Transfer RNA from a Holosporales bacterium, 72 nucleotides, folded computationally. The sequence was found in a public genome assembly. Rfam family: tRNA. Rfam classes the family as a transfer RNA. Its family is annotated with triplet codon-amino acid adaptor activity in the Gene Ontology.
Order: sequence, then C1' cells, then structure tokens
RNA sequence: GGGCACAUAGCUCAGUGGUAGAGCGCUACGUUGACAUCGUAGAGGUCGUAGGUUCGGAUCCUACUGUGCCCA
Repeated sequence: GGGCACAUAGCUCAGUGGUAGAGCGCUACGUUGACAUCGUAGAGGUCGUAGGUUCGGAUCCUACUGUGCCCA
C1' cells in the first nucleotide's frame, strides 16, 4: 500500500427495514438467625462518527475512526 471481517447495556452477544432485547452483572423487596441459592420488580443504550436512500434506518449505500485477520 491492497483486501476481508467486526463496532448494539458494565461484560458476552442476539436483533438483516416498522416500539432496541437476552444471559451474566448492578439496585430494591420477598425468602434465611446470617450468607448463598431462588422468586418478583427496577435502573442502565444519542446502536463507533458523519452524510445519503426511504413514509420509516441498529439494519441498505458512501466516507471516516478504532480493533482483528490475510496479501504485498
């Protein structure tokens, strides 16, 4: 220098055009003598950044940034 993949909650990930979710973690309550387990409820997200397409974009297109891999 060229190519490919990935970027979504604190962590690991799902969601491929129509209200952003799960597991773990966190908080509160219940249960216990206490802790753990278990149950219920809750908080936590400008979906990497910018632009475009569309009635509507996490999702499609372009550029950029970051990470990983391959080639030179």

Its mean pLDDT, the model's own confidence on a scale to 100, is 84.